[in-house]
Molecule: THF (Tetrahydrofolate) riboswitch aptamer
Organism: Hydrogenoanaerobacterium saccharovorans
RNA sequence: AGCAGAGUAGAUGUUUGUGCGUUAAGUGCUGUUCGGACGGGGAGUUGCCGAACAGACGAAAAGCAUGCCUUGCGGUACAGACGUCGCAUCCCGCUGCU
Numbered sequence: 001a002g003c004a005g006a007g008u009a010g011a012u013g014u015u016u017g018u019g020c021g022u023u024a025a026g027u028g029c030u031g032u033u034c035g036g037a038c039g040g041g042g043a044g045u046u047g048c049c050g051a052a053c054a055g056a057c058g059a060a061a062a063g064c065a066u067g068c069c070u071u072g073c074g075g076u077a078c079a080g081a082c083g084u085c086g087c088a089u090c091c092c093g094c095u096g097c098u
Base pairs, nucleotide, nucleotide: 001098002097003096004095005094010085011084012083013082014081015080016079017078018077019076020074021073022072029055030054031053032052033051034050035049036048040092041091042090043089061071062070063069064067
């Protein structure tokens, strides 16, 4: 110098547990503003995530024993297990081979 490779945060699916809602919050959608994260180091988007505010939309209840009950339901919250994907991109570094 050339070629090849490893590794993260995180995202997501299934499942289990514990909650919340079912008197409709939450989830999802749009806009504005602000913030955050993005392999070991640096940079970092028109991509990703979150918060606040605003807007549009919108639901599955049933049972009798009447209880903070039971069974359901919700693109519901958190945690565990298992699986899948995984630095947008650029520079440097690391490992192997030549």